Predicted 3D model of an 80-nucleotide RNA (transfer RNA) from Roseibium sp. RKSG952. Its mean pLDDT, the model's own confidence on a scale to 100, is 81. The RNAcentral record of the sequence draws on Rfam. Its Rfam family is "tRNA". By type it is a transfer RNA.

[in-house]
């Protein structure tokens, strides 16, 4: 340099002919239980100006994009 795969909350990930983004688990925080803790169990858990924004970054197509198209970045694999 060329080709391919992957990139989604703190983390592992789901959403597959374009139609509610984050199901399910882990971690974390709070409550119950306990003398105390562990385990168990219940609830909470992105951002802000509270009406909006958020799928690596920037554009495009579309009524509508995590999903399709273009460019770029990062990681991995292969070729030279």
């Nucleotide at each position: 340099g060329c080709g391919g795969a992957u990139g989604u909350g703190g983390u592992g990930a789901a959403a597959u002919a374009g139609g509610u983004a984050a199901a399910c688990g882990c971690a974390c925080c709070g409550g119950a239980c306990u003398u105390a803790a562990a385990a168990u169990u219940c609830g909470g858990c992105g951002c802000c100006u509270c009406g909006g924004c958020u799928u690596g970054c920037g554009g495009g197509u579309u009524c509508g994009a995590g999903u399709c198209c273009c460019g770029c970045c990062a990681u991995c694999c292969g070729c030279a």